The RNA shown here (transfer RNA) has 73 nucleotides and comes from a Candidatus Xenobia bacterium. Rfam family: tRNA. Gene Ontology term of the family: triplet codon-amino acid adaptor activity. It is annotated as a transfer RNA. The prediction has a mean pLDDT of 83. The sequence is in RNAcentral, with records from ENA.
Order: sequence, then structure tokens, then C1' cells
RNA sequence: GGGGAUGUAGCUCAGCCGGUAGAGCGUCUGGUUGAAGCCCAGAAGGUCGAACGUUCAAUUCGUUCCGUCCCCA
Repeated sequence: GGGGAUGUAGCUCAGCCGGUAGAGCGUCUGGUUGAAGCCCAGAAGGUCGAACGUUCAAUUCGUUCCGUCCCCA
């Protein structure tokens, strides 16, 4: 230099032939316990890597850039 994959909650990931974001673990609160753990109920936590474009509407489509990984040279 060329090509490909990937980026979503604190962590690991789902979701996406466009319709307004979820799970497990973790954290917090309450219940339970003598106190914990387990278990039960509930809650908080995300400008979906950045910008622009298309659209009534973009995590999803297009372009550029950035991070990480892989292949070729």
C1' cells in the first nucleotide's frame, strides 16, 4: 500500500431484508437469614466508535475517518 472482519450497559454478547434497544454476569435497594451465601422481588446504568448523507423514521442503508484483529504485498 491492497483486501476482509469487528466496535451496542461496568464485562461477555444478542438484536438489524429500517419502525425508536435487550439478555446473562456484575452493581444498588428490599424480602429471606442470628449474620452471610443461595433464592425471590424491584431499580439504576446505553447520544448503539465519530461525522456527514439517504429517509417521515437509521443500531440497521451509503460515504469518509478512528480504534482493534486477520490475510496479501

Notes
The organism belongs to Candidatus Xenobia, within Bacteria.